Model confidence (mean pLDDT): 83 of 100. This is a predicted structure of a 72-nucleotide RNA (transfer RNA) from Bacteriovorax stolpii. The source organism's lineage runs through Bacteria, Pseudomonadati, Bacteriovoracia, Bacteriovoracaceae and Bacteriovorax.
RNA sequence: GCGAGCGUAGCUCAGCGGGAGAGCAUCGCCUUCACACGGCGAGGGUCGCAGGUUCAAUCCCUGCCGCUCGCA
Numbered sequence: 001g002c003g004a005g006c007g008u009a010g011c012u013c014a015g016c017g018g019g020a021g022a023g024c025a026u027c028g029c030c031u032u033c034a035c036a037c038g039g040c041g042a043g044g045g046u047c048g049c050a051g052g053u054u055c056a057a058u059c060c061c062u063g064c065c066g067c068u069c070g071c072a
Base pairs, nucleotide, nucleotide: 001071002070003069004068005067006066007065010024011023012022013021018055026042027041028040029039030038048064049063050062051061052060
C1' cells in the first nucleotide's frame, strides 16, 4: 500500500430501517441474628466521528479514525 472483519452501558455481547436491549458489575429495598444465595427495582448510552439516502438510520451508502486478521 491492497483486501476483509469489528467499533452499541464500567466489562462481554445481542439487535440489522420505526420501542436502544440482555448478562455480569454498581446502588437501593425485601429476605437473614449477620453474611452468602435468591427476589424486586434504579442509575448508567451523542450506538467511534462527519456527511449522504429515506417520512424515519444502531441498521443502507461514502469518507475518516481506532483495533484485529490476511496479502504484498

Record summary
It was read from a public genome assembly. Its Rfam family is "tRNA". Gene Ontology term of the family: triplet codon-amino acid adaptor activity. Rfam's curators write: Transfer RNA (tRNA) molecules are approximately 80 nucleotides in length.